[in-house]
RNA sequence: UUCUUAUUAAGAGAAGUGGAGGGAUCUGGCCCGAAGAAGCUUCAGCAACCUCUGACAUUCAGAAAGGUGCUGCUUCCAGCAAGAGAAAUCUUGAGAGAUAAGAG
Numbered sequence: 001u002u003c004u005u006a007u008u009a010a011g012a013g014a015a016g017u018g019g020a021g022g023g024a025u026c027u028g029g030c031c032c033g034a035a036g037a038a039g040c041u042u043c044a045g046c047a048a049c050c051u052c053u054g055a056c057a058u059u060c061a062g063a064a065a066g067g068u069g070c071u072g073c074u075u076c077c078a079g080c081a082a083g084a085g086a087a088a089u090c091u092u093g094a095g096a097g098a099u100a101a102g103a104g
Stems, first nucleotide, its partner, number of pairs: 001104008013043005021032003026079004044071003049067002051063005075096001080093005
């Protein structure tokens, strides 16, 4: 970096450092930010994919030492397709992204 499978409306933040951006990308919207953004460090936490234990075992229940991940807003919302509606708008699906496990 590519492919496959699963999940993606739940959950969980303080301190130090830093110094102007940030919410993946583009467009539009809506937000966060000098009462201190991103990034980095430390500590804490959440979850339970891998992992471990048990059972009536394609599943269920429990655990959290280890490998990851995550800790504003649904993946912040929309964009493409279908449907509903007089409209505003709403619903479903796809695509893209993210994370894990496996494979090349």